A computed fold for a 71-nucleotide RNA from a Chloroflexota bacterium, annotated as transfer RNA. Its mean pLDDT, the model's own confidence on a scale to 100, is 80. Its Rfam family is "tRNA". About the family: Transfer RNA (tRNA) molecules are approximately 80 nucleotides in length. RNAcentral holds the sequence, with entries from ENA.

RNA sequence: UGGGGAGUCGUCUAACGGUAGGACAGCGGUCUCUGGAACCGUAAGUAGAGGUUCGAAUCCUUUCUCCCCAG
Numbered sequence: 001u002g003g004g005g006a007g008u009c010g011u012c013u014a015a016c017g018g019u020a021g022g023a024c025a026g027c028g029g030u031c032u033c034u035g036g037a038a039c040c041g042u043a044a045g046u047a048g049a050g051g052u053u054c055g056a057a058u059c060c061u062u063u064c065u066c067c068c069c070a071g
Stems, first nucleotide, its partner, number of pairs: 001070007010024004018054001026042005047063005
């Protein structure tokens, strides 16, 4: 430099173009002598910028980061 792939709560992982879910972790509570377990509740996310569309995590363009291949 060229080609390919990936980027979603703190972590992992879903989501036909139509309300962004789940698990673990965190926080609060119940229970317990304490802790743990269990149960209930709660907060938190679509890498950035544009475009298409009534509507975009999803489609298009471009940028950034990471991985793989070739030179």